[in-house]
RNA sequence: GAAUGUCUUCAGGGCAGGGUGAAAAUCCCGAUCGGCGGUACAGUCCGCAACUCUCUUUUUCAAGAGACUGACCCGGUGGAACUCCGGGACCGACAGUGACGUAUCCUUUGAGAUACGAAGUCUGGAUGGAAGAAGAUGUGU
Numbered sequence: 001g002a003a004u005g006u007c008u009u010c011a012g013g014g015c016a017g018g019g020u021g022a023a024a025a026u027c028c029c030g031a032u033c034g035g036c037g038g039u040a041c042a043g044u045c046c047g048c049a050a051c052u053c054u055c056u057u058u059u060u061c062a063a064g065a066g067a068c069u070g071a072c073c074c075g076g077u078g079g080a081a082c083u084c085c086g087g088g089a090c091c092g093a094c095a096g097u098g099a100c101g102u103a104u105c106c107u108u109u110g111a112g113a114u115a116c117g118a119a120g121u122c123u124g125g126a127u128g129g130a131a132g133a134a135g136a137u138g139u140g141u
Base pairs, nucleotide, nucleotide: 001141003139004138005137006136007135008134009133010132017029018028019027031121032120033092034091035048036047037046038045043090044089052067053066054065055064056063057062072088073087074086075085076084094124095123096122100117101116102115103114104113105112106110
């Protein structure tokens, strides 16, 4: 030093300011964020994790398997960049809330009622889990 066992620790960020209003981090303007590995430095390429769903095992806790899984172009430099530089775009699980939207209702036309939809940034599962990162210690040649 290659390979490999066990253990420990760590492992996700974000609406400033303004408008309207009785009330908005939910509407509007605007602002702002970017998990892990690979590769010329990547939210948008390739792969993975998480979330969600299904199945199997299990008394339970839980474990395993599968499915699902968003979004980029142009120019420049260079041997090499969908990764850098310049410019302009785009995307964001589930549940809840939500003054917004759509539809319907009316002996009350309303701060009305009902149904459905609506947040990357708020609340929650989550003081969780995990891709993985670092370290300790052994095995072994």
Molecule: FMN riboswitch aptamer (RFN element)